[in-house]
Formats: sequence, C1' cells, structure tokens
RNA sequence: GCGGAAGUAAUUCAGUGGUAGAAUGUUUCCUUGCCAUGGAAAAUGUCGCGAGUUCGAGUCUCGUCUUCCGCU
Repeated sequence: GCGGAAGUAAUUCAGUGGUAGAAUGUUUCCUUGCCAUGGAAAAUGUCGCGAGUUCGAGUCUCGUCUUCCGCU
C1' cells in the first nucleotide's frame, strides 16, 4: 500500500428501514435475627465519528478513526 472482519448500556452480545433490547453488574425496597439465596422496582445509550439517500436509518450508500486477520 491492497483486501476482509469488528465497533450498540458499566461488561458480554442481540437487533429483516418503522417507539433501541436481553443477560450480568450498579442503586433502592421486600424476604432473614445477620449473611447468602430468592423476589420487586429504578437508573443508565449522541448505536465509533461525519455526511448522503429516505416520510422515517443501529440497519442502505460514501468518507473517516480505532482494533484484529490476511496479502504484498
């Protein structure tokens, strides 16, 4: 230099163009004499960044950044 993959909650990951989710974790409450277990509720997100297409983009297109793999 060329090609490919990944980037979404604190973490690990889902998400067929139509209200962004699960598990774990965090906080509060219930249960217990206390802890653990169990139960209930709550708080969390510029979907890496910037443009474009569209009535509407996490999803499609382009550019760009980071990480990883391969080729040279």
Molecule: transfer RNA
Organism: uncultured Candidatus Melainabacteria bacterium